[in-house]
Context: one part of a larger RNA
């Protein structure tokens, strides 16, 4: 560097936001960067190639002619592309209406449950297992009613239902915010897609400081289980989970499927907004639009399966693969307080 790939065989960056780049609607005028198109110049002979002749043939070779794909000027074209003016609204966005969410972040509030404390009642067991035993309990346990403290988590509704860029988000109110969907029209008027780098965000553990600490529980102790049991099971039990504030930056961060746009038979569900029809209204029913699921045609696909939410057809951009093991390792840079993240090979081997 070219090919051919990335759902499960190697391979989609976890995730937005955007720099530079890359590419980019419809008309039109202007230039004439690519672009095409003559001419002249020049590509040095050898060489390749065609045709012909010479050595008896061939290697060789001679003449000849094509070639040399190129690069300069120069005169033209102007569809395309590029630059520059002018317009236009179908991408894209603004502005407005009434809706619908567990989207964020911050305060406050509830009620049900575990524990713990007192007080009442009340006696000899409770708990736990497969079956036992550690353990708890006559200093009164478990069981029961009462009052109180704390801490964490939000039964029912809850739903292949919503919401968000992704991790993720679930009692209730309140204030503060972020987004999208439809719905009319009115405005801007290519202002647009994608994105090397770069910024931010980013479950769980895990760090650091300072609070919390109820239940559960890595470690740890005891107690079975077994030949052994540094385990499954019991009986306890610290980190840790929780809050505040500052790291870590990683996962089956998964749909194993990057992101935008197009445009291709259809059948049912389901949440959200409009319209219709009907009607006292309000469902039903009908048509659209967005989201989310099933099933399914052409097509694809090794095949399972995908199938208008594509893995189909096709632009445009970025990431990424190249045969296992060594190895997501060693050294070196970054980068962290450490844990270690994160860039990333070779020897040798099969």
């Nucleotide at each position: 560097c070219u090919g051919g790939g990335c759902g499960u065989a190697a391979a989609g960056g976890g995730u937005g936001c955007g720099u530079a780049g890359g590419u980019g609607g419809u008309c039109u005028c202007g230039u004439g960067u690519g672009u095409c198109g003559g001419a002249u110049g020049u590509g040095a002979a050898a060489u390749c190639c065609c045709g012909u002749g010479g050595c008896u043939c061939a290697a060789c070779u001679g003449c000849g002619g094509a070639a040399c794909u190129g690069c300069a000027u120069u005169c033209g074209a102007a569809a395309c592309u590029g630059c520059g003016g002018g317009a236009c609204u179908a991408g894209a966005g603004u502005a407005c209406a009434g809706g619908a969410a567990g989207g964020g972040a911050g305060a406050g509030c509830g009620g049900a449950a575990u524990u713990c404390u007192u007080g009442g009642u009340g006696u000899a067991g409770c708990g736990g297992u497969g079956a036992a035993a550690u353990g708890c309990g006559u200093u009164g346990a478990u069981a029961u009613c009462a009052a109180g403290a704390g801490g964490a988590a939000c039964a029912c509704c809850g739903g292949u239902g919503g919401c968000g860029a992704a991790g993720g988000c679930g009692g209730c109110u309140c204030u503060c915010u972020g987004g999208a969907a439809u719905g009319u029209u009115a405005c801007u008027g290519a202002c647009a897609c994608u994105g090397a780098g770069g910024c931010a965000c980013g479950a769980a553990a895990g760090c650091u400081g300072g609070g919390g600490g109820a239940g559960c529980a890595a470690a740890c102790a005891g107690g079975a289980u077994u030949a052994g049991a540094u385990a499954c099971c019991c009986u306890g039990g610290u980190a840790g989970u929780c809050c505040c504030a500052g790291c870590c930056g990683u996962a089956a961060a998964c749909g194993g499927u990057g992101u935008g746009c197009a445009c291709u038979u259809g059948g049912u569900g389901u949440g959200g907004g409009c319209g219709g029809u009907a009607u006292u209204g309000a469902c039903c029913c009908c048509g659209u639009c967005c989201g989310u699921g099933c099933c399914g045609g052409a097509g694809c696909u090794a095949a399972c399966g995908c199938g208008u939410u594509a893995a189909g057809u096709g632009c445009a951009c970025c990431g990424c693969c190249u045969g296992g093991g060594g190895a997501g390792u060693a050294c070196g840079g970054u980068c962290g307080c450490a844990a270690g993240a994160u860039u990333a090979a070779a020897a040798c081997u099969c």

Notes:
Predicted 3D model of a 350-nucleotide part of an RNA (small-subunit ribosomal RNA, central domain) from a metagenome. Rfam family: Bacterial small subunit ribosomal RNA. The prediction has a mean pLDDT of 88.